The RNA shown here (transfer RNA) has 73 nucleotides and comes from a Patescibacteria group bacterium. NCBI's taxonomy places the organism under Bacteria, Bacteria candidate phyla. The prediction has a mean pLDDT of 80.

[in-house]
RNA sequence: GCGCGCAUAGCUCAGUUGGUAGAGCAGGGGCCUCUUAAGCCCAAGGUCGGGGGUUCGAUCCCCUCUGCGCGUA
Numbered sequence: 001g002c003g004c005g006c007a008u009a010g011c012u013c014a015g016u017u018g019g020u021a022g023a024g025c026a027g028g029g030g031c032c033u034c035u036u037a038a039g040c041c042c043a044a045g046g047u048c049g050g051g052g053g054u055u056c057g058a059u060c061c062c063c064u065c066u067g068c069g070c071g072u073a
Base pairs, nucleotide, nucleotide: 001072002071003070004069005068006067007066010025011024012023013022019056028042029041030040031039049065050064051063052062053061
């Protein structure tokens, strides 16, 4: 340089015929317990990597850029 893939909550990851974005863990509050742990309940936490396009509507489709990984010479 070329080809392929990945980027979604603090972390690990889901999210298909395009239709209001979720789980687990961590953190916060509560219940339980003599106390802690474990267990249970509740709430919070997101410009879906940046920009542009298509569409009534984009995490999803198209283009481009950035970062990372793999392959190739």